[in-house]
RNA sequence: GGCGAACGCGGAGGCGGGCCAUGCCGCCGCCCCCGAGGAAAGUCCGAGCACCACAGGGCAGGGUGCUGGCCAACGGCCAGUCGGGGCGACCCGAAGGAAAGUGCCACAGAAAACAGACCGCCGGGCGGUCGCAAGGCCGUCCGGUAAGGGUGAAAAGGUGCGGUAAGAGCGCACCGCGCCGGGGGCGACUCCGGCGGCACGGCAAACCCCACCUGGUGCAAGAGCAAAUAGGGAGGCGUUCGAGGGCGGCCCGCCCGAGGCCUCCGGGUUGCUCGCUCGAGCCGCCGGGCAACCGGCGGCCCAGACGAAUGUUCGCCGCCCUGCCGAGGGCAACCGAGGCAGGGAACAGAACUCGGCUUA
Numbered sequence: 001g002g003c004g005a006a007c008g009c010g011g012a013g014g015c016g017g018g019c020c021a022u023g024c025c026g027c028c029g030c031c032c033c034c035g036a037g038g039a040a041a042g043u044c045c046g047a048g049c050a051c052c053a054c055a056g057g058g059c060a061g062g063g064u065g066c067u068g069g070c071c072a073a074c075g076g077c078c079a080g081u082c083g084g085g086g087c088g089a090c091c092c093g094a095a096g097g098a099a100a101g102u103g104c105c106a107c108a109g110a111a112a113a114c115a116g117a118c119c120g121c122c123g124g125g126c127g128g129u130c131g132c133a134a135g136g137c138c139g140u141c142c143g144g145u146a147a148g149g150g151u152g153a154a155a156a157g158g159u160g161c162g163g164u165a166a167g168a169g170c171g172c173a174c175c176g177c178g179c180c181g182g183g184g185g186c187g188a189c190u191c192c193g194g195c196g197g198c199a200c201g202g203c204a205a206a207c208c209c210c211a212c213c214u215g216g217u218g219c220a221a222g223a224g225c226a227a228a229u230a231g232g233g234a235g236g237c238g239u240u241c242g243a244g245g246g247c248g249g250c251c252c253g254c255c256c257g258a259g260g261c262c263u264c265c266g267g268g269u270u271g272c273u274c275g276c277u278c279g280a281g282c283c284g285c286c287g288g289g290c291a292a293c294c295g296g297c298g299g300c301c302c303a304g305a306c307g308a309a310u311g312u313u314c315g316c317c318g319c320c321c322u323g324c325c326g327a328g329g330g331c332a333a334c335c336g337a338g339g340c341a342g343g344g345a346a347c348a349g350a351a352c353u354c355g356g357c358u359u360a
Stems, first nucleotide, its partner, number of pairs: 001317007009035003013031005018024002037347001041358002044356005049218004061214005066080005081095001082093004096209002101207002103203003118149002120145011157175006176198001177196008222274005232265006241259001244256004281300008319344007328335002
């Protein structure tokens, strides 16, 4: 772990009992059925459902970001494209835009984006020195040069030939890049041909731009019923009680009146019921599709608790580990069908429900 049994617990259904009683209740008895997972978890996405908000449209904010498909939907899945890695099977990718704008590019380095002369290479001037001379060497100044060295994650297309004082897309070939045309593909894209000497690096997991999506809160949502108590509101009663107030200079008097009693209303707390589990459901067969998935037919009902059940024990079988025995194989070390004994079995666990992802 599988099959079965017993007892216990939770929940449907039936029969009987119970009940101021003909339908109510699981209060009692009996029968019968069902009762955790691949993740029930994290609550990270997407939905259903419920309430609140909302004319429409836009902005802001948030999310997604190659293409096509699947799906109720998705940031998921499938198939492909491109890029990267690997000898390979295969694996990985936050993979729109850097010729819209702004910004950034540490350290090192001469220079980091309106390029840039540190070393080197080349030409020239001047001075020194050697030399008969041509010229060499040293120093210095002016200029050319991005081939070479060096720094860096990155140095302004790459390789080769030509060219040149030395060099350079300066010229040419191939590769790369851009544009155009044609073929293939639904598309991302790809193949072929032509033209252009290159039209200026990286970062958007920087702001930003573009396209698409996007209200909030979660079943403790939310709906219904009801007793008692306290308090609120309205109405009535109030002749014997009455704080206080009004009329008034004061008294009498008259009026209002908290509190009191009765009835009704609405809300809160608490309790109960619903929401609640039949659903984008599960299983089998057939068909379509590369696949994700879809369709048809047949069968099935699969926890619904709330102080929150799903446990314990036993039997048989299977798995793993250890020890012993051991057919057999081998020269040997050793391998080893099978048998016996002992032990072990994880992560975890429903709480409105699904589809994913992630983690164990």